[in-house]
The RNA shown here (transfer RNA) has 71 nucleotides and comes from a Minisyncoccota bacterium. The prediction has a mean pLDDT of 80. The source organism's lineage runs through Bacteria, Bacillati and Minisyncoccota. RNAcentral holds the sequence, with entries from ENA and MGnify. RNAcentral records the identical sequence in 2 taxa.
RNA sequence: GCGGGGUUAGUUUAGUGGCAGAACUGAUGCUUCCCAAGCAUCGGGCACGAGUUCGAUUCUCGUAUCCCGCA
Numbered sequence: 001g002c003g004g005g006g007u008u009a010g011u012u013u014a015g016u017g018g019c020a021g022a023a024c025u026g027a028u029g030c031u032u033c034c035c036a037a038g039c040a041u042c043g044g045g046c047a048c049g050a051g052u053u054c055g056a057u058u059c060u061c062g063u064a065u066c067c068c069g070c071a
């Protein structure tokens, strides 16, 4: 340099053109003599820019970064 794949919450991830879900973690409360465990509630996210579209996390293009292969 070329090709392919990935990027979603603090972490691991699901998802699909129409409200973004789960688990763990975090906060608060309940329970307990205390801790742990358990239960309930709450908080927190689509890498960045542009385009298409009534509507983009999803489709297209570019950029950044990571992984794999070729040279």
Base pairs, nucleotide, nucleotide: 001070002069003068004067005066006065007064010024011023012022013021018054026042027041028040029039030038047063048062049061050060051059